[in-house]
Molecule: Bacterial RNase P class A
Organism: Gemmatimonadota bacterium
RNA sequence: AGGACGGGCCGAGGGAUCGCCGCCGGGAGUCCCCACAGGACUCGCCGCGCGGAGGAAAGUCCGAGCUCCGCAAGGCAGGAUGCCGGGUAACGCCCGGGCACCGCGAGGUGACGGAAAGUGCAGCAGAGAGCAGACCGCCGAUGGCCCCGGGAACGGGGCACAGGCAAGGGUGAAAGGGUGCGGUAAGAGCGCACCGGGCGCCUGGCAACAGGCGUCGCACGGCAAACCCCAUCCGGAGCAAGGCCAAAUAGGGGACUGUGGGGCCGCCUGUCCCGCAUCAGUCCCGGGUAGGCCGCUAGAGGCCCGGAGUGAUCCGGGUCCCAGACAGAUGAUCCCAUCCGCCGACGGGCGGAGCACAGAACUCGGCUUAUGACGCCCGUCCUCCUG
Numbered sequence: 001a002g003g004a005c006g007g008g009c010c011g012a013g014g015g016a017u018c019g020c021c022g023c024c025g026g027g028a029g030u031c032c033c034c035a036c037a038g039g040a041c042u043c044g045c046c047g048c049g050c051g052g053a054g055g056a057a058a059g060u061c062c063g064a065g066c067u068c069c070g071c072a073a074g075g076c077a078g079g080a081u082g083c084c085g086g087g088u089a090a091c092g093c094c095c096g097g098g099c100a101c102c103g104c105g106a107g108g109u110g111a112c113g114g115a116a117a118g119u120g121c122a123g124c125a126g127a128g129a130g131c132a133g134a135c136c137g138c139c140g141a142u143g144g145c146c147c148c149g150g151g152a153a154c155g156g157g158g159c160a161c162a163g164g165c166a167a168g169g170g171u172g173a174a175a176g177g178g179u180g181c182g183g184u185a186a187g188a189g190c191g192c193a194c195c196g197g198g199c200g201c202c203u204g205g206c207a208a209c210a211g212g213c214g215u216c217g218c219a220c221g222g223c224a225a226a227c228c229c230c231a232u233c234c235g236g237a238g239c240a241a242g243g244c245c246a247a248a249u250a251g252g253g254g255a256c257u258g259u260g261g262g263g264c265c266g267c268c269u270g271u272c273c274c275g276c277a278u279c280a281g282u283c284c285c286g287g288g289u290a291g292g293c294c295g296c297u298a299g300a301g302g303c304c305c306g307g308a309g310u311g312a313u314c315c316g317g318g319u320c321c322c323a324g325a326c327a328g329a330u331g332a333u334c335c336c337a338u339c340c341g342c343c344g345a346c347g348g349g350c351g352g353a354g355c356a357c358a359g360a361a362c363u364c365g366g367c368u369u370a371u372g373a374c375g376c377c378c379g380u381c382c383u384c385c386u387g
Stems, first nucleotide, its partner, number of pairs: 001383009010372001013336006020052004024047003027043006054357001058368002061366005066238004078234005083097005098112001099110004113229002118227002120223002135169002137165003142162002144159006177195006196218001197216008242294004252285007260274005301320008338353006
């Protein structure tokens, strides 16, 4: 200098005017009240008052708080997770470690329990694909046939018929351990050494696991993101959860008065009882709706300092209050600074850009996805050049 890898931060600076939402304070009005005091509600009102979107507010994929239904103990079904240790309220998240694979490296990736419980799967190719197989090939020791020699026993040569083999070739993702030496007719864990593997023991480690020693010629091929088995976890619905206040109109229930019948008593009054498809009036009660209020934002909270820990994180102290709408506010314009382009040539001028992804709706912890629009910082690795 170039190319990479890992981690962290920011998401747009300063100001003016107008507007919108919330809070606070003031003012005015209405009501409660004899009045005062106090309280409640409302507002085309006022304030150089205070606050007003995000890192993802998103997807709604996990985990919780909270609320209601309910009492969830056990089993079945279903789902999720799956190396080990730690963190956390919890998690499928995070941190540290182990193992495997990829990369020269910094580093990255991994559904990473069980295939000696059972069932199943493996297209095409190929001789053979699961307690396998012989196409080319190698051999033909033994037996057979032929030729030569020999009196015979037998010896030599040939064929590849029986037969032996799986080294090499070939097929395939995969061919029943690998490399080498010995061995053999040719071969073969047939024998041996090393590597790999099974089992046992020892050492280190909390563990996953690693290393060592012994032993076994090798038994147990692959696939569980195939069914399945094992272990752990999971009740459901969600702020339109849920709670409170509560009209008008219609309907329900009750009390009283009037009205009808009967009794005390023959009549009046009074009183008691019964009835009303009764009807009318007054008052009360309860349910629901419209509407309003709460839930609603102070929280597993932010920032700073100190301590523990490799780290995730935890502990202690200090400090701050930081949107709460309900058709849903967070907008518009201008100036300076900034950035880009052109001109000019050192004083600057002109033009352009206000921007990427996006946008709260009960609240948190994660993950994933989108995005630089002027992006910024730190650490590490490789290659080349120069001294």